[in-house]
Predicted 3D model of a 268-nucleotide RNA (Bacterial large signal recognition particle RNA) from a Pseudomonadota bacterium. NCBI's taxonomy places the organism under Bacteria, Pseudomonadati, Pseudomonadota. It is recorded under the gene name ffs. Its Rfam family is "Bacterial large signal recognition particle RNA". The family's RNA type in Rfam is non-coding RNA gene.

RNA sequence: UCGUGCUAGACGGGGAAGUAGCGGCUCCCUGUACCCGUGAAAUCCGCUAUAGCGGGGUCGAAUUCCCCCUUGAGGGCACGGCGACCGUCUCAAUGGCCGAAAUCUGACGGCGUGGAAGGUCGGGUCCUGCGCGGCAAAAGCCCGUAAACCCCGCCAGGACCGAGAGGUAGCAACGGUAAGCGGUCACUUUUGGGUGACGCAGGGUUGCCUGGCCUGAGCCGAAGGGUGGAGGCUGGCGGGAUGGCGCGGUUCGAGAGGGGGUGCACGA
Numbered sequence: 001u002c003g004u005g006c007u008a009g010a011c012g013g014g015g016a017a018g019u020a021g022c023g024g025c026u027c028c029c030u031g032u033a034c035c036c037g038u039g040a041a042a043u044c045c046g047c048u049a050u051a052g053c054g055g056g057g058u059c060g061a062a063u064u065c066c067c068c069c070u071u072g073a074g075g076g077c078a079c080g081g082c083g084a085c086c087g088u089c090u091c092a093a094u095g096g097c098c099g100a101a102a103u104c105u106g107a108c109g110g111c112g113u114g115g116a117a118g119g120u121c122g123g124g125u126c127c128u129g130c131g132c133g134g135c136a137a138a139a140g141c142c143c144g145u146a147a148a149c150c151c152c153g154c155c156a157g158g159a160c161c162g163a164g165a166g167g168u169a170g171c172a173a174c175g176g177u178a179a180g181c182g183g184u185c186a187c188u189u190u191u192g193g194g195u196g197a198c199g200c201a202g203g204g205u206u207g208c209c210u211g212g213c214c215u216g217a218g219c220c221g222a223a224g225g226g227u228g229g230a231g232g233c234u235g236g237c238g239g240g241a242u243g244g245c246g247c248g249g250u251u252c253g254a255g256a257g258g259g260g261g262u263g264c265a266c267g268a
Stems, first nucleotide, its partner, number of pairs: 001268006009059003012030005020048005034056005065261007074252004081247003085244007095234004102227004108221004118214008126203006132196002135192006142183004151176003159168003
């Protein structure tokens, strides 16, 4: 060096989650990777650094096993870094639109010399008090009723006193009366009010209505337009907060590329 037969080893791996930790069931990435049996997404299954178990099969010292370097799908983490990226909330420069009050003007119409506006003197409307009326209530007056006895009168009978004449008290009946109860509402008194086409007195009179007098030409309504701008709606430079995404940082890392390493027996 070649051949034959073996052996270690390999026949998928990784991230997340979970766990003291490992592997699996689950989700995701990679992309093809022997078969059968068996357990399990849940306070789950099996284990303990040789960290599923049992049985069978294939490859086999290298494209395939082991190590290192580069690259790298994808995941985790934090800085809360950068972003003319995408959302949400908030403040908000500067704008746009609508537009109440107020005010100016005023087409046109109405009233006005049969007297506008204004002035002045009164009256009413308003307030207070009193009176009168009305209404209501209560009381009085009036009517009725109303006391077994403890109210009155008269008191039969009966009782008592008396020799008698006669006298005394007195129940019922009868008559009356008081409180009370009921009625009447004409009259009287008191009280009250969501009371009045009422009277008197006082007050007030900004406004409104109205009468007299002075004066003598305006006054009122109003379409439309102008000024105005209470307030409302809307857009939003920019700032802040927050979520996502991308890039950067860090960490794990499938896969790919490169380099290196690793046996035993026999025979030639």